[in-house]
This is a predicted structure of a 672-nucleotide part of an RNA (large-subunit ribosomal RNA, domain II) from Apophlaea sinclairii.
RNAcentral holds the full RNA, with entries from ENA and SILVA.

Context: one part of a larger RNA
RNA sequence: GCCAGCGACUUGCAAAAAGUGGCAGGUUAAAGUAAAAAAUACUGAAUCCAUAGUGAAAGCGAGCUUGAUAAAAGCGUUUGUCACUUUUUGCAGACCCGAACCCGGAUGAUCUAGCCAUGACCAGGAUGAAACUUCGGUAACACUAAGUGGAGGUCCGAACUGACUAAUGUUGAAAAAUUAGCAGAUGAGUUGUGGUUAGUGGUGAAAUGCCAAUCGAAUCCGGAGCUAGCUGGUUCUCCCCGAAAUACGUUUUGGCGUAGCAAUUAAUUUUUGAGUUUAGGGGUAAAGCACUGUUUCGAUAAGGGCUAUGAAAAUGGUACCAAAUCGAUGCAAACUCUGAAUACUAAAUAAAUAGUUAAUUAGUGAGACAGUGGGGGAUAAGCUUCAUUGUCAAAAGGGAAACAGCCCAGAUCACAAAUUAAGGCCCUUAAAUAAUUACUAAGUGAUAAAGGAAGUGAGAAUGCAUAGACAGCCAAGAGGUUGGCUUAGAAGCAGCAAUCCUUUAAAGAGUGCGUAAUAGCUCACUGGUUAAGCAAUCUUGCGCCGAAAAUUAACGGGACUAAGUAAUUUGCCGAAAUUGUGAGAUAUAAAAUAUCGGUAGGGGAGCGUUCUGCCUUAGAUUGAAGUGUUAGCGAAAGCGGACGUGGACGAAGCAGAAGUGAGAAUGUUGGU
Numbered sequence: 001g002c003c004a005g006c007g008a009c010u011u012g013c014a015a016a017a018a019g020u021g022g023c024a025g026g027u028u029a030a031a032g033u034a035a036a037a038a039a040u041a042c043u044g045a046a047u048c049c050a051u052a053g054u055g056a057a058a059g060c061g062a063g064c065u066u067g068a069u070a071a072a073a074g075c076g077u078u079u080g081u082c083a084c085u086u087u088u089u090g091c092a093g094a095c096c097c098g099a100a101c102c103c104g105g106a107u108g109a110u111c112u113a114g115c116c117a118u119g120a121c122c123a124g125g126a127u128g129a130a131a132c133u134u135c136g137g138u139a140a141c142a143c144u145a146a147g148u149g150g151a152g153g154u155c156c157g158a159a160c161u162g163a164c165u166a167a168u169g170u171u172g173a174a175a176a177a178u179u180a181g182c183a184g185a186u187g188a189g190u191u192g193u194g195g196u197u198a199g200u201g202g203u204g205a206a207a208u209g210c211c212a213a214u215c216g217a218a219u220c221c222g223g224a225g226c227u228a229g230c231u232g233g234u235u236c237u238c239c240c241c242g243a244a245a246u247a248c249g250u251u252u253u254g255g256c257g258u259a260g261c262a263a264u265u266a267a268u269u270u271u272u273g274a275g276u277u278u279a280g281g282g283g284u285a286a287a288g289c290a291c292u293g294u295u296u297c298g299a300u301a302a303g304g305g306c307u308a309u310g311a312a313a314a315u316g317g318u319a320c321c322a323a324a325u326c327g328a329u330g331c332a333a334a335c336u337c338u339g340a341a342u343a344c345u346a347a348a349u350a351a352a353u354a355g356u357u358a359a360u361u362a363g364u365g366a367g368a369c370a371g372u373g374g375g376g377g378a379u380a381a382g383c384u385u386c387a388u389u390g391u392c393a394a395a396a397g398g399g400a401a402a403c404a405g406c407c408c409a410g411a412u413c414a415c416a417a418a419u420u421a422a423g424g425c426c427c428u429u430a431a432a433u434a435a436u437u438a439c440u441a442a443g444u445g446a447u448a449a450a451g452g453a454a455g456u457g458a459g460a461a462u463g464c465a466u467a468g469a470c471a472g473c474c475a476a477g478a479g480g481u482u483g484g485c486u487u488a489g490a491a492g493c494a495g496c497a498a499u500c501c502u503u504u505a506a507a508g509a510g511u512g513c514g515u516a517a518u519a520g521c522u523c524a525c526u527g528g529u530u531a532a533g534c535a536a537u538c539u540u541g542c543g544c545c546g547a548a549a550a551u552u553a554a555c556g557g558g559a560c561u562a563a564g565u566a567a568u569u570u571g572c573c574g575a576a577a578u579u580g581u582g583a584g585a586u587a588u589a590a591a592a593u594a595u596c597g598g599u600a601g602g603g604g605a606g607c608g609u610u611c612u613g614c615c616u617u618a619g620a621u622u623g624a625a626g627u628g629u630u631a632g633c634g635a636a637a638g639c640g641g642a643c644g645u646g647g648a649c650g651a652a653g654c655a656g657a658a659g660u661g662a663g664a665a666u667g668u669u670g671g672u
Stems, first nucleotide, its partner, number of pairs: 001672006011092013025049002031043004053060002063075004095233002098230001102223006113197009122187001124156003127152001131148004136143001160184003164181005199215001201211003208217001236606006246259005260364002262361007271354001272352001275349006286338001287336002292332003296328005303321002305318005367392010397408003412583004417579003423573003426558003432570001434569006445560001451545002455542006462535003472529004478502003484496002508523001512521002584596004607661001609658006619649001626645005632639002
């Protein structure tokens, strides 16, 4: 892991509601009588509820109280009761399993910590303290040399004790070891035996260490089924309805209480109200600048700054700042001279089928995403927080490749019937290799900006053009003049001012290159040649570049030049939608009609198991229960025939009582 068995809403008392039954006032409790006892029958109203309320009470009473003797208001002006069943609540372990703890009493120092008593143990080697002896030395010491000597929490190193490193081991050989090294090894040493200290405690060279593989408070038993707003689990079937994830309060935010939303049973009987019409108030969107603020420019300009004159007062100037006013231009959640759509309120009408009230029973009070309007954030987030609508939650089916929250659509059951929705119709893959007109050439068609570009289509308006445009080619592009000034020079072409006249078909006191300055080339402008369109601008469709990420890797794929894009048209496919045929259930007496997705949850109807009573128990070795295989029946739980096996019990029906249904609880016991 699997299989089989066991495994969780019970019982008592009290109360409330509903249902059923008895009585109409209901009812007995203790006790007693009959019976051997029990069951049972009878006796037994003591009690309890009801029969009158009201007031704090005295009290009064179909009324009472407050008040002032009034008015007005509050409560009242009558029907039950006793059992049983079900549901719910309270008190009890109270649906089951589950703590860590706390308290009481015992048991532990054979492990280990400290201490006490009494014993035991430490190979070998090294070093060589004090002291002493002798030689030298001194007045005597001191001092010096050699020797003797054998001190030490001394040194090296076994036993012994410890445990610094590494590897192995890690379902080990071992619940702490092995191997190779390592530290102490006459000491605060090691160790045997006996004893002693006990849990609100002991002991501790102190690590919260140790106190029998248990230690921030040992172990065992008891209080004890502690408590658990927490996690997990909670067993047969069918039918009807069907939520919530919000508000307020809370030592409260993953819990409760009240309301909201659900169910059931009654009452009420249109009170509810999709939509339409009419009538309302509003200050949002938008808009605006009349207010409050803010903002740019212009005009005018108080005041200020700077500055001139003046001894001062003052009077001027100003390319500075600028109130206020006027004209023009913007902005605003906490601005409004204005002002919608919706929404809301009221009335009328009205499809539909609710609404309201009462009693009882709940669950919910973690919501998620999407569209819209906002706040927070960065006009970030599969972000967060409100409002509003939808879906999911509690909703299957079709589409979106796959995809709770998107689009279509709400599954009673059956059908090898039909029509459609969203979405599709080349193949995968059901249906158009359909039609018409355009566009795109980028595989754009899945994916992004500022910005960039003679990509290409459409439209608009402008200018030039057979009296010859645009582009190309040929020619001309001159004179006064090297204009004046400036300058070393300045001659069209460093710079400044000016920018005329003449000859002309036309030609600037010069468009660019160039020179030291000239020169030279070129342009504007003009003629010829050629020949039919050319130039510049705006709007717009589809494309291009901009465009770098880790599998080929975001058309689902193949592929496609349409099988892409835009517009139009006709067909077809496509769902559990709708329709058709048949069947069932619910509501109503029936028909017709309507309804029948569903989590939490409410209500209803049944199946089965064990035991008991009734029935004469039917039946049963001519084969019971159980068990294996397998027809048949029923909407399901299930019922049930046959053939085996088995070898002694045991249905059905009508009632009653429960240790009454297993797949889950890191469930539990056994097997494997």